[in-house]
Parts: sequence; C1' cells; structure tokens
RNA sequence: UCGAGGAUUCAAGCGCCGGAACUUGCCUGAGGCAGAGCAGGCAAGUUGACGAGGCAGUGGUUUAUCGAAGGUUUCGGCGGGUGCCACUCGGCUGGCCACGGUCGUGAGGGGCCUUACAAAUCCCGGGAGCGAUCCCGGGGACAAAAGAGGCUCCGCGUGGCGCU
Repeated sequence: UCGAGGAUUCAAGCGCCGGAACUUGCCUGAGGCAGAGCAGGCAAGUUGACGAGGCAGUGGUUUAUCGAAGGUUUCGGCGGGUGCCACUCGGCUGGCCACGGUCGUGAGGGGCCUUACAAAUCCCGGGAGCGAUCCCGGGGACAAAAGAGGCUCCGCGUGGCGCU
C1' cells in the first nucleotide's frame, strides 16, 4: 500500500461514477525545423444538486414534494431514500361495535384568505494545487410548498346493538 472479515460513527438534492466535459504529462498524425493550434491514444487528476420540507411498523416499488440559481453538466448513469401501493396497528368517521371510507400519532377530504423562514448564485478576503478545481472566513439579500390561523363546501354509508 492492497485485499478479506468484524465493530463503531456519519445521510437523504443524500453517496458513488467507467458516459460526457475539462486539466496536466507523454506519444502519434509531422511535412526541412520549431512554436501554437487541431485530431487521436496512454497515464494521472477535476467537475458531476443550492437549500426548505417530509419517517407508526413490515414488505414491495421507482422519474418521490417545493422553490432558488443557471440557461454550459443541477446533463447522463448506478445505488439509496421520509413518496406511492399492500397488510398490521392507530386516529377520525353525529351513542357503541363490525365492515366500508379517509388519514398517520398535531392522524377525514376540497376550496379561498392571512401569515414565516433558507442556502448556494453575487461581492470582499484568505489558503491548497503546475492546472482543471477545491476549502475556509466575512458581507448583503431574495423563495415556494409546508405548518399555523380564519371562513366555507363535502363526507354523517351498510348491518347489528343501545337510547329517545
């Protein structure tokens, strides 16, 4: 240094990268020679999602919410994932139980209104690297969905028991 095994910690715009693009070195195309540029090859590198929001349990499944920036790659690929589906459990469903429906512990659905907050991008400074790039500090902002509050509409089904 590599490989195998074990343990612990770290996460969901999260992790990885063989496509792609870019950088460095060498070689070839190369002509009389050199340089630059272009094309190709080899080696080693770099880039490859900015936050907000979201987890009852088990299993399954994959293009699983919202905006910001940019308008070149936040492209493309792989893995995963709080989404979705099924079941279990749980809440609600005009007295109770079962089924049905609907949701997930702040637990029925729809519509309208009010209300909050971010990081990168940007600017300044510093550091590492030949370079592509990467890291740190400071400054000033700018969201939407959600959540909460208010109003309103729909849901009040089937069977049994009970009450009146």